[in-house]
RNA sequence: CGCUGUUCUCAGGGCGGGGCGGAAUUCCCCACCGGCGGUAAGCAGCGUGUUCUGCAAGCCCGCGAGCGCCUUCAUCGUGAAGGGUCCAGCAGAUCAGGUGCAAUUCCUGAGCCGACGGUUACAGUCCGGAUGAAAGAGAACGUGC
Numbered sequence: 001c002g003c004u005g006u007u008c009u010c011a012g013g014g015c016g017g018g019g020c021g022g023a024a025u026u027c028c029c030c031a032c033c034g035g036c037g038g039u040a041a042g043c044a045g046c047g048u049g050u051u052c053u054g055c056a057a058g059c060c061c062g063c064g065a066g067c068g069c070c071u072u073c074a075u076c077g078u079g080a081a082g083g084g085u086c087c088a089g090c091a092g093a094u095c096a097g098g099u100g101c102a103a104u105u106c107c108u109g110a111g112c113c114g115a116c117g118g119u120u121a122c123a124g125u126c127c128g129g130a131u132g133a134a135a136g137a138g139a140a141c142g143u144g145c
Base pairs, nucleotide, nucleotide: 004142005141006140007139008138009137010136016030017029018028019027031125032124033114034113035063036062037061038060042055043054044053045052046049058112059111066090067089069084070082071081072080073079074078094110095109096108097107098106116128117127118126
């Protein structure tokens, strides 16, 4: 250094102003927010590497929690537990111009998207499951080569 084991830690942001109304942080106008890994021509650094280091996409590729689904158990309604390989679903959303060998990633502009349950009125932003789970990130201590 590579592979690998155990344990531990960490792991999500956002309604401010106005309008209508009996009632809306839920509607309308103006606002605000963007998990994790990959890719990257951008940016930064100094050790200057044609092969370094760090950061860099909500809408390109993939992943995550939730719902649904499936199985088992109980059941009047329906609920509880477990499983997820994968099939498929909810389940998501980007174009135009510019530069260039090369960009849905850079620059400019204009757009678009956002689980489930609840609620005096429809929620990405409020409340709840959640002091949960988890993509993953890191640390410590080991095994073998």
The RNA shown here (FMN riboswitch aptamer (RFN element)) has 145 nucleotides and comes from Actibacterium ureilyticum. It was read from a public genome assembly, where an Rfam model found it. It matches the Rfam family "FMN riboswitch aptamer (RFN element)". Gene Ontology term of the family: FMN binding. Lineage of the source: Bacteria > Alphaproteobacteria > Rhodobacterales > Roseobacteraceae > Actibacterium.